This is a predicted structure of a 1465-nucleotide RNA (small-subunit ribosomal RNA) from a metagenome. Rfam family: Bacterial small subunit ribosomal RNA. The literature on the family includes a 2001 paper in Science by Yusupov et al., "Crystal structure of the ribosome at 5.5 A resolution". The sequence is in RNAcentral, with records from SILVA.
[in-house]
RNA sequence: GGUUGAUACAUGCAAGUCGAGCGGGAACGAGGGCUUCGGCCCUCUAGUACAGCGGCGGACGGGUGAGUAACGCGUGAUCAACCUACCCUUGGGACCGGGAUAGCCAUCUGAAAGGAUGGGUAAUACCGGAUAAGACCACGGCCCUGCAUGGGGCUGAGGUAAAAAGGUCGGGAUCUUCGGACCUUCCGCCUGGGGAUGGGAUUGCGUCCUAUCAGCUAGUUGGUGGGGUAACGGCCUACCAAGGCGAUUACGGGUAGCCGGCCUGAGAGGGUGUCCGGCCACACUGGAACUGAGACACGGUCCAGACUCCUACGGGAGGCAGCAGUGCUGAAUAAUUCGCCAAUGCGCGAAAGCGUGACGGUGCGACGCCGCGUGCAGGAUGAAGGCCUUCGGGUUGUAAACUGCUGUCAGGGUGCAGAAAACCGCCGGGGUGAAUAGCCUCGGCGCUGAUCACACCCAAAGGAAGCACAGGCUAACCUCGUGUCAGCAGCCGCGGUAAUACGAGGUGUGCGAGCGUUGUUCGGAAUCACUGGGCAUAAAGGGUGCGUAGGCGGCACGGCAAGUCGGUUGUGAAAUCCCCCGGCUCAACCGGGGAACUGCUUCCGAUACUACCGUGCUUGAGGCCGAAAGGGGCAAGCGGAAUUCCAGGUGUAGCGGUGGAAUGCGUAGAUAUCUGGGAGAACGCCGAAGGCGAAGGCAGCUUGCUGGGUCGGUUCUGACGCUGAGGCACGAAAGCUAGGGGAGCAAACAGGAUUAGAUACCCUGGUAGUCCUAGCCCUAAACGAUGGGCACUUUGUUUCGGGGGCCCUGAUGCCCUCGGAGCCGUAGCUAAUGCGUUAAGUGCCCCGCCUGGGGAGUAUGGUCGCAAGGCUAAAACUCAAAGGAAUUGACGGGGGCUCACACAAGCGGAGGAGCAUGUUGUUCAAUUCGACGCGAAGAACCUUACCUGGGCUUGACAUGCUAGUGGUAGGAACCUGAAAGGGGGACGACCUCCUAACCGAGGAGCUAGCACAGGUGCUGCAUGGCUGUCGUCAGCUCGUGUCGUGAGACGUUGGGUUAAGUCCCGUAACGAGCGAAACCCUUGUCGUCUGUUGCUACCGGGUCAUGCCGGGCACUCUGACGAGACUGCCGGUGUUAAACCGGAGGAAGGUGGGGACGACGUCAAGUCAUCAUGGUCCUUACGUCCAGGGCUACAAACGUGCUACAAUGGCGGGUACAGAGAGACGCAAAGCCGCGAGGUGGAGCAAAUCUUCAAAACCCGCCCCAGUUCAGAUUGGAGGCUGCAAUUCGCCUCCAUGAAGUUGGAUUCGCUAGUAAUCGCGGAUCAGCAACGCCGCGGUGAAUACGUUCCUGAGCCUUGUACACACCGCCCGUCAAGCCACCCAAGUCGGAAGCACCCGAAGUCCGGCGCCAACAGUUCGGCCGAAGGUGAGUCUGGUGAGGGGGACUAAGUCGUAACAAGGUA
Repeated sequence: GGUUGAUACAUGCAAGUCGAGCGGGAACGAGGGCUUCGGCCCUCUAGUACAGCGGCGGACGGGUGAGUAACGCGUGAUCAACCUACCCUUGGGACCGGGAUAGCCAUCUGAAAGGAUGGGUAAUACCGGAUAAGACCACGGCCCUGCAUGGGGCUGAGGUAAAAAGGUCGGGAUCUUCGGACCUUCCGCCUGGGGAUGGGAUUGCGUCCUAUCAGCUAGUUGGUGGGGUAACGGCCUACCAAGGCGAUUACGGGUAGCCGGCCUGAGAGGGUGUCCGGCCACACUGGAACUGAGACACGGUCCAGACUCCUACGGGAGGCAGCAGUGCUGAAUAAUUCGCCAAUGCGCGAAAGCGUGACGGUGCGACGCCGCGUGCAGGAUGAAGGCCUUCGGGUUGUAAACUGCUGUCAGGGUGCAGAAAACCGCCGGGGUGAAUAGCCUCGGCGCUGAUCACACCCAAAGGAAGCACAGGCUAACCUCGUGUCAGCAGCCGCGGUAAUACGAGGUGUGCGAGCGUUGUUCGGAAUCACUGGGCAUAAAGGGUGCGUAGGCGGCACGGCAAGUCGGUUGUGAAAUCCCCCGGCUCAACCGGGGAACUGCUUCCGAUACUACCGUGCUUGAGGCCGAAAGGGGCAAGCGGAAUUCCAGGUGUAGCGGUGGAAUGCGUAGAUAUCUGGGAGAACGCCGAAGGCGAAGGCAGCUUGCUGGGUCGGUUCUGACGCUGAGGCACGAAAGCUAGGGGAGCAAACAGGAUUAGAUACCCUGGUAGUCCUAGCCCUAAACGAUGGGCACUUUGUUUCGGGGGCCCUGAUGCCCUCGGAGCCGUAGCUAAUGCGUUAAGUGCCCCGCCUGGGGAGUAUGGUCGCAAGGCUAAAACUCAAAGGAAUUGACGGGGGCUCACACAAGCGGAGGAGCAUGUUGUUCAAUUCGACGCGAAGAACCUUACCUGGGCUUGACAUGCUAGUGGUAGGAACCUGAAAGGGGGACGACCUCCUAACCGAGGAGCUAGCACAGGUGCUGCAUGGCUGUCGUCAGCUCGUGUCGUGAGACGUUGGGUUAAGUCCCGUAACGAGCGAAACCCUUGUCGUCUGUUGCUACCGGGUCAUGCCGGGCACUCUGACGAGACUGCCGGUGUUAAACCGGAGGAAGGUGGGGACGACGUCAAGUCAUCAUGGUCCUUACGUCCAGGGCUACAAACGUGCUACAAUGGCGGGUACAGAGAGACGCAAAGCCGCGAGGUGGAGCAAAUCUUCAAAACCCGCCCCAGUUCAGAUUGGAGGCUGCAAUUCGCCUCCAUGAAGUUGGAUUCGCUAGUAAUCGCGGAUCAGCAACGCCGCGGUGAAUACGUUCCUGAGCCUUGUACACACCGCCCGUCAAGCCACCCAAGUCGGAAGCACCCGAAGUCCGGCGCCAACAGUUCGGCCGAAGGUGAGUCUGGUGAGGGGGACUAAGUCGUAACAAGGUA
């Protein structure tokens, strides 16, 4: 052992007792007797059971928490306005009588419950009379006393009201009718006083939420008379008066029993009211009274209602929120229909005793708290098994096994204490009494146990461990499985193939007979802030003033003592909490003592402060006098400029408008211009960071009326003050009503543009409106986003309005001071930004407001308004944020500075054509893969990774182990096959050791098998390495220091300058590093050295000719080392700088040209198919071999190139000049053959020696602008070369064919000088080649750059930002879909409380009638009166077609509103 259902209850029990108040009075059974054998009588049972009258108790004890927001509860006080049975104490008394009635008997009635009539009877039942110390009532006297009414005591006379001659133990002295009287004891009875206990009543204070409840109230507030009560009282009634309560929250609504306490908390608080204790309320629901000391009564009565049960249908019975127990409900409370009155207590009784579901115990439930156990010691081969592994091992783990020991608990057995002492009985002593009786009392002995402790013995490690967690918070980590799935999750968040986060296993961590989960409360939360918060920008100052209540309030003195402070009195129940001591072996638990209970109260004292009373003061505040400033307000009048309109003149074709236009106006004469006139609105310059006002706001000039502030004088009043909930007033613009007015401007609207659209931005028009009068509205970014007042706290400077002083010829200057308005800043404050005597600093006083974002300033209600709408103002639901300030970036259709073939200026291309090549797509058995500026520096086979088909299985390749194997390894013919492969087997070995040799042993090889190989299978998002890109852009950082709470900043910004963060100067920075530069290579000039294969000036020789040859090494050249260039020199500019400009010299001049070299980083960039590598997958296949095919497909699209379109050309002929390379499986000359590709040939050359080896250009001629003598695709034919092999699928040549194409739309690419353009040459790969590609080389060789506005990209500084995946960002609204909650709603269905009326039970009270009268009773009537009915409304809930918005939901639609100047701020 309780939370829902104060739901309904079967069954049993829970309140009786007294024979010592009274009258009756059995039976079963046993015994005896009688009998007509049917039965009857007597005794015992037994004066028992039983019922009745009577008394006391059933008002306690036990349950529950519905109702109740209340004097209900708590706490303190009061009753001079009260009661109290039983109990204690004390005074007095109990006399004389009477009639009934139940039970019982008889009769009747009813199904029953029960009832009726008649007869007879008792009492401690009932009634009459007497008595009255005292009591009560009214009237007097005296005394005392109180806060008021008043109270108390003594006393006089008058009135009123009592009782049970009771019961009983004992006695036998006295009497007797033998019953008793009487005596004694005890228990009762009546009437007083006092006490105790319990109750009743009153009252101060405290006691939840709600103002979307602001007004409530007719018995209401008071009085008088009466009634009623134990008692006061509108408690009730009649009459009179009109009061009473309320923002210090009445009235209404919601919720709730209150407290001691309990939980939490440092405390203050917050939550709670189960168990134990106190109080209250209730007892099926509602009402009512009776009895009684006490009730409006849980197990009493009456009535009504609902429900259940019985019924013979007429009528009756019932009330577990007592203890058990049952059903339904519910997330849930779960338990025995137990045993006993032994103890404690209660009722009755004289007592024994009886009763007691109170209580004491037991059972069930780990529900809580406490204690204990499940073993202890030894035990390493660190067993097996499990798990992990870097394969070595590690861990589980002394854990187990095994050895020894112990014995709590549970189990079995034995023994025994305590709760027990009373009452009572017996014995003894004392008291009372006539009494040795009885009664009272003391001592001793005896009687009484529902249930439980403990000790000993027996046995055996035996019967006894789980739960959660292991990503962080938070102690504890690995493996496997899974693959945004399954799942986890308190928050953050895990899971998309390497998950310490899911599931499992191992291990570990934390607790342990428990452990987790869920719910709830407090804490953390200073996150409702009293202790202890805030409001410029985060949520939050009312739009502004005046002012009511309230709050707060200057200096001095006196008084008082309410607050305050000190002491004291009473109380603050017990239990609980705390401390100490003690008892159960300990503890939980329990006992004793103390402290505490922070509160209220009594009395005494103190008087600083506050309040109050009184008196005074002048500094706060106000008045008076003087002075000046001002767009302060209201009204009236006046003025000029401009605009527009009207009239007229001049004048002619346009005007107007825009980015550009058009609509519009204009030949009926506009615009322009001049003159005159009208109208309305607004007031240029002055003018300002300036002035005034409470705010909104206020601007031409003049006048009138009027408010406020300031300065000076220091004359008066004497705290008159500050703030201000409600309230009142004012309150921009827009809007509304009525009437005017209407020039300009201008929502709506119309038209024209713009646009994809354009209900916009722009333009042309244009109505409300803007203006005036009167009245509403009452909002704003009504902002200083900063309420008002007072005081205090460093400065500087400007300005406006005053006053004073000083110096001055003067303009003026200087100093001081009061009041305003600004700027910068100290301290201080602030999250920072910032504020800073005009505070956001330091304090005090008062008001308003805030409490995460959205929903929402919305719904609903109320209220205001003519309306529009305003004020007040939620919730459901939903999110894990929303927000502030600052920082670093990134970005901007922001700014500044500066670069770059970025644009511009040029030259040449691409995009159009054909072809080549690549990609996409498609196709296919396959068109392998990746990539998207490429791998590919060479796909017919091979390559090759793909497909088809055919084979092999320790394998094409590596290593190791085991076993076998000399006719061994190897292996020719031959057969099969497309080959690979499979058969087949002639022949037939090698090496090392031992040996002289043979033999033997071993190795290699092979065979079989085991480990393993192998994979261009997957993951570049697991990786290394390498690479691309931004970008050769000038940046990226660090140390120390300084600044900042911090992110971070400074340095690196600034002024110059540079190609450059290059350098200089400045500087809270000073230095440094990686980048830039330089160092390196190449090229350009010179020098030195070297001279062969190079060169040839000079000398010589030779040739048709040529460095051909001998000298030579001067030159060129080769290639090694040096020199040279450094803003070094001069001038100018510049800051005496850096540097720039110009010049000289020089081959070269400001980095000379070119290259290599690529910071921190970015792109999950690229590569698992170079290689390496984690993980994973395949293992007679995803490995490997072979043949053939494919990678070369072809409707289409795109990219990159080549060739062209021609005359700066084409063709034919002639003729000249390179560089850098390559070459032996090679380059190949001369010569010869072929139109040619090529063939033949082979000198020479491993190469400064030989070979490859030029073209454009130049000269001459032809072509004459055409699809051509341009262009060459395509196709046919014939050839050549390479190669095993050119069909799919090579290149080249010749002949023939001659397509598209006449310079290319939008758009787009490259290039700034030896560059572009153009021309050829070489090389790698390579048998050959799809190369027109790529990498190099030289030849010829331009144009242009004003410049930085624009496009693109970049750097630095700055600015804005709602971006941070960083603008390819973010993000808004409608619509469409799903889902959720809410609001409105024709209605509809309930509930609650009240009002009015009708009806009216029981019942109290009142009255009437009848019986002689009275009482009682019956009956009738009346008032009130529950339930019920009717009616009109109020509040609240459910549901509701439909309507409305809102929240939410990976990839819907339309647009682009906002964030950057967001492209119209």